Predicted 3D model of a 74-nucleotide RNA (transfer RNA) from a Candidatus Kerfeldbacteria bacterium. Its mean pLDDT, the model's own confidence on a scale to 100, is 81. The sequence was found in a public genome assembly. Rfam family: tRNA. The family's RNA type in Rfam is transfer RNA.
């Protein structure tokens, strides 16, 4: 300096032929159970889906450019 891949909850990650409310799992905080912890049951709170900008009636998803971060080639 050239290519390609990821980037979504605190952490792992799933979700693409554009559309109905954005999800699972550990974690966390409640309550139930228990003498009391664990473990188990039940709700719950946590998102600008990496940033701007475009296409659409509508974008996590499609397109530009821009960032990190990894691998490969020079």
């Nucleotide at each position: 300096g050239g290519g390609c891949a990821u980037a979504u909850a605190g952490c792992u990650c799933a979700g693409u032929u554009g559309g109905u409310u954005a999800g699972a799992g550990c974690g966390c905080a409640g309550u139930c159970c228990u003498g009391a912890u664990a473990a188990g049951a039940c709700u719950g709170a946590g998102g600008u889906c990496c940033c701007u900008c475009g296409u659409u009636c509508a974008a996590a998803u499609c397109g530009a450019g821009g960032u990190a971060u990894g691998c490969c080639c020079a």